RNA sequence: GUGCCUUUAGCUCAGCCAGGGAGAGCACUGCGCUGAUAACGCAGAGGUCGUCGGUUCGAAUCCGAUAGGGCACG
Repeated sequence: GUGCCUUUAGCUCAGCCAGGGAGAGCACUGCGCUGAUAACGCAGAGGUCGUCGGUUCGAAUCCGAUAGGGCACG
């Protein structure tokens, strides 16, 4: 330099192919339970979906550019 994969909550990831409500587990906070903790139950907080632009009534999702990480080739 070229090709491919990847980037979504504090962490690990689903959702993308086929556009319309942003989600799960763990962690965190409060409450319940307990003599007390753990476990368990209930509730809650936490995200401009890497960035910028485009298409569209509408974009995490489609298109272009670009940045970080990984693999392969040269």

This is a predicted structure of a 74-nucleotide RNA (transfer RNA) from Streptomyces sp. XY332. It matches the Rfam family "tRNA". Rfam links the family to the GO term triplet codon-amino acid adaptor activity. It is annotated as a transfer RNA. The sequence is in RNAcentral, with records from ENA.